Model confidence (mean pLDDT): 79 of 100. A computed fold for a 101-nucleotide RNA from Roseovarius atlanticus, annotated as TPP riboswitch aptamer (THI element). The organism belongs to Roseovarius, within Bacteria.
[in-house]
RNA sequence: AUUCAUCCGUCGGGGGGCCCUUGGGGGCUGAGAGGUGCACGCACCGACCCGUCGAACCUGAUCCGGGCAAUACCGGCGUAGGGAACGGGUAGAAUGUGCAA
Numbered sequence: 001a002u003u004c005a006u007c008c009g010u011c012g013g014g015g016g017g018c019c020c021u022u023g024g025g026g027g028c029u030g031a032g033a034g035g036u037g038c039a040c041g042c043a044c045c046g047a048c049c050c051g052u053c054g055a056a057c058c059u060g061a062u063c064c065g066g067g068c069a070a071u072a073c074c075g076g077c078g079u080a081g082g083g084a085a086c087g088g089g090u091a092g093a094a095u096g097u098g099c100a101a
Base pairs, nucleotide, nucleotide: 001095002094003093004092005090006089007088008087009086010085011051012050013049014048017028018027019026020025034045035044036043037042038041057082058081059080063076064075065074066073
């Protein structure tokens, strides 16, 4: 000096659940299925997850297989195509360079 690890700061990215129920609420999966406002479909906020070593998330997809009360539940697809980062600190690790003895 570079890289890794780790921490901090700031910034950014992301999310069509399913079923029962009059309401309220309950069950399943998940990190996350929340809240508020209204012009009822959007907006904002919160929590959570993720940020290139990137399956957070999107596309393919009204996909294929399995399973379930049901589902975008599980697996495949998937070495696919996309996808949001910079700065600083430090105890540490690796490698390299220079100087001195």